[in-house]
RNA sequence: UCCUUAUCAGGAGAGGUGGAGGGAUACGGCCCUGUGAAGCCCGGCAGCCUGCCACGCGAAUGCGCGGCAAGGUGCCAAUUCCGGCGAGGUAACUCGCAAGAUAAGGG
Numbered sequence: 001u002c003c004u005u006a007u008c009a010g011g012a013g014a015g016g017u018g019g020a021g022g023g024a025u026a027c028g029g030c031c032c033u034g035u036g037a038a039g040c041c042c043g044g045c046a047g048c049c050u051g052c053c054a055c056g057c058g059a060a061u062g063c064g065c066g067g068c069a070a071g072g073u074g075c076c077a078a079u080u081c082c083g084g085c086g087a088g089g090u091a092a093c094u095c096g097c098a099a100g101a102u103a104a105g106g107g
Base pairs, nucleotide, nucleotide: 001107002106003105004104005103006102007101008100013042015041016040017039021032022031023030027083028082029081043076044075045074047073048072049071050070051068052067053066055064056063057062080099084097085096086095087094088093
């Protein structure tokens, strides 16, 4: 950097530090922010992979389901904050795609 698959309406601090910015990128909108942004530390959440535990099914490799949060990651305002394209609908809105994020695997 590219490809594949899955998920993205749920969840997560009135702590410390830090000082002005932040909400992925560009633009637009709309917001958050000095009653303190980002970052860092602590804390937390629980999605994916691994591990462990309980239960169910199975002759068995195993499968399903719930839990722990231990290891690898991720995340902790607002639907992936909203915008794009297509279909349906008077509309609200619904579905699909694109784009993006994350995980696992692969080139």
About this RNA
A computed fold for a 107-nucleotide RNA from a Thermomicrobiales bacterium, annotated as SAM riboswitch aptamer (S box leader). It matches the Rfam family "SAM riboswitch aptamer (S box leader)". Rfam describes the family as follows. The SAM riboswitch is found upstream of a number of genes which code for proteins involved in methionine or cysteine biosynthesis in Gram-positive bacteria.